[in-house]
This is a predicted structure of a 73-nucleotide RNA (transfer RNA) from a Candidatus Peribacteraceae bacterium. The source organism's lineage runs through Bacteria, Bacteria candidate phyla, Candidatus Peribacteria, Candidatus Peribacterales and Candidatus Peribacteraceae.
RNA sequence: GCUCCCGUAGCGUAGCGGAUAGCGCGGCGGUUUCCUAAACCGUAGGUCGCAGGUUCGAAUCCUGCCGGGGGCG
Numbered sequence: 001g002c003u004c005c006c007g008u009a010g011c012g013u014a015g016c017g018g019a020u021a022g023c024g025c026g027g028c029g030g031u032u033u034c035c036u037a038a039a040c041c042g043u044a045g046g047u048c049g050c051a052g053g054u055u056c057g058a059a060u061c062c063u064g065c066c067g068g069g070g071g072c073g
Stems, first nucleotide, its partner, number of pairs: 001072007010025004018056001027043005049065005
């Protein structure tokens, strides 16, 4: 330099153009217990890496950047 994949909550991840963007762990509150853990109930937390474009409508499609990883030279 070329090429492919990935980037969504504190962490791990799902989401094939129309849902209020989910799930698990973790956090917080509660029930239970002498206390803790476990279990159960509830609850908060997201500029969907950034900027443009396409579209009535974009996390999703296109382009350019940024970051991480693999392959080739």